[in-house]
The prediction has a mean pLDDT of 84. The RNA shown here (transfer RNA) has 71 nucleotides and comes from a Nanobdellota archaeon. The organism belongs to Nanobdellota, within Archaea. Rfam family: tRNA. It is annotated as a transfer RNA. The sequence was found in a public genome assembly.
RNA sequence: GGGUGCGUAGUAUAAUGGUAGAAUAGUCGGCUCCAGCCCGACAGACGGGGGUUCGAUUCCCUCCGCGCCCA
Numbered sequence: 001g002g003g004u005g006c007g008u009a010g011u012a013u014a015a016u017g018g019u020a021g022a023a024u025a026g027u028c029g030g031c032u033c034c035a036g037c038c039c040g041a042c043a044g045a046c047g048g049g050g051g052u053u054c055g056a057u058u059c060c061c062u063c064c065g066c067g068c069c070c071a
Stems, first nucleotide, its partner, number of pairs: 001070007010024002013021001018054001026042005047063005
């Protein structure tokens, strides 16, 4: 330099056009003499920008970051 894939809670991940869900971690409550386990509740995310569409995490372009292949 060319090609290709990925980017979603703190972490590791679902959702292929119609309300972004679950796990774990976190906070609070219950349980306990206390703590842990366990039970319940709460809060937390679509990499940036633009386009298509009634509607975009999803499709298209570009940028940024990461990985793989070729040279």